The prediction has a mean pLDDT of 86. A computed fold for a 524-nucleotide part of an RNA from an uncultured bacterium, annotated as small-subunit ribosomal RNA, 5' domain. The full RNA is in RNAcentral, with records from Greengenes and SILVA.

[in-house]
Context: one part of a larger RNA
RNA sequence: GAUUGAACGCUGGCGGCAUGCCUUACACAUGCAAGUCGAACGGUAACAGGUCUUUCGGGAUGCUGACGAGUGGCGAACGGGUGAGUAAUACAUCGGAACGUGCCUAGUAGUGGGGGAUAACUACUCGAAAAAGUGGCUAAUACCGCAUGAGAUCUAUGGAUGAAAGCAGGGGACCUUCGGGCCUUGUGCUACUAGAGCGGCCGAUGGCAGAUUAGGUAGUUGGUGGGAUAAAAGCUUACCAAGCCUGCGAUCUGUAGCUGGUCUGAGAGGACGAUCAGCCACACUGGGACUGAGACACGGCCCAGACUCCUACGGGAGGCAGCAGUGGGGAAUUUUGGACAAUGGGGGAAACCCUGAUCCAGCAAUGCCGCGUGCAGGAUGAAGGCCUUCGGGUUGUAAACUGCUUUUGUACGGAACGAAAAGUCUUGGGCUAAUACCCUGGGAUCAUGACGGUACCGUAAGAAUAAGCACCGGCUAACUACGUGCCAGCAGCCGCGGUAAUACGUAGGGUGCAAGCGUUAAUC
Repeated sequence: GAUUGAACGCUGGCGGCAUGCCUUACACAUGCAAGUCGAACGGUAACAGGUCUUUCGGGAUGCUGACGAGUGGCGAACGGGUGAGUAAUACAUCGGAACGUGCCUAGUAGUGGGGGAUAACUACUCGAAAAAGUGGCUAAUACCGCAUGAGAUCUAUGGAUGAAAGCAGGGGACCUUCGGGCCUUGUGCUACUAGAGCGGCCGAUGGCAGAUUAGGUAGUUGGUGGGAUAAAAGCUUACCAAGCCUGCGAUCUGUAGCUGGUCUGAGAGGACGAUCAGCCACACUGGGACUGAGACACGGCCCAGACUCCUACGGGAGGCAGCAGUGGGGAAUUUUGGACAAUGGGGGAAACCCUGAUCCAGCAAUGCCGCGUGCAGGAUGAAGGCCUUCGGGUUGUAAACUGCUUUUGUACGGAACGAAAAGUCUUGGGCUAAUACCCUGGGAUCAUGACGGUACCGUAAGAAUAAGCACCGGCUAACUACGUGCCAGCAGCCGCGGUAAUACGUAGGGUGCAAGCGUUAAUC
């Protein structure tokens, strides 16, 4: 000099854009952060409508819109947080072969016929509660067989094994037990092939300190047989052999998430790894598996432990390193805000619902950038202050005064971009028996904004609403007076102060930076 996620002191007008628990991976009150689908299902608790009934209080009826709880499907493995652990099961780069894959894309084959349950509900039982039990009724895209088998798997090449589910819209003939069949469109379902994206695994190289750590290792190193896995492999097990790593630093100890990058520097380097992005690890502590395409799962389960809470003492409940917020710790770090309008995600055919992701607002000079606090004129130079050789000098064109302007602020008025998809109407094309339905292209039209009456624009009055901080001995830009008298004090280094202190304190003046300025800490 540059820099910072900074803090402290003094001061403080506005805007834009960023950033904001670096310390206790300490404990957490409260609210919210993952739901959705009635176009899978039986149904109907609430609301609205219809129908029937009525003693005018009401009652009945799932008939309709819808839909609590329940069965079922998908999601909950993403998104969000944190950096404790980890010196290599991580990360970065470059390679590799023995794998998996829900949703998505392309293609091929199929989607036939049956069965028994069960929740909800109901009747009881039992509990303080959390919950639980028994009997009875019922449905499905829930569950289980049978058939079929292009391809798939196994194979002794003869063969064997194993699948599915429907739902919604529309309709001319034909049939009908008037439910529908049947046809068709869409979407599901099953099996297989390929792809994309994603993920699992292996190797090499690279990036930290200590030798006051020199030897380490028995599943250890390799082989064979068995097992396990989606898959290679001592991954695991039995047996056999005795290997394997190491001075190019093994092992041990300490420290640490890694990277793209950030800061600095002419560079080479050095230091760091907040925000943003990629990967990894973790979710009260330790262990375990279940479900599933995917987890050994932050807001799932089980066990143990510590802690907290409820209890009728028998037993139960919980996990903010999600967003806010509280206590504690600390020099120190924000609101228990708004909205799903946009972007994205989950579910759904869609409408739509959910989304503390996200977009916004609030707080903080924490940082960067920009603007302002007036402009022009104004002297034989006011007053006051300070100094003085008492002549004067300086503050100083500074003020007063005259003219002008109105950024910002204040008041009033107008007022956005971010919004186009979707929807409706219409017109071509496709599907089709069909002018239905559905899909798709064009045109027209109609909505939807948290921010926000915000940005921005206009009008009005009026210099009006707005300057501090540090320093002035040398380094280092900037000096005098008074007070003090080795005292009080200053100080980054040299040093200053013991009666004429440009070095302490105050004042006047000056210098530097400026909504900041200085100090401290840290890095180059």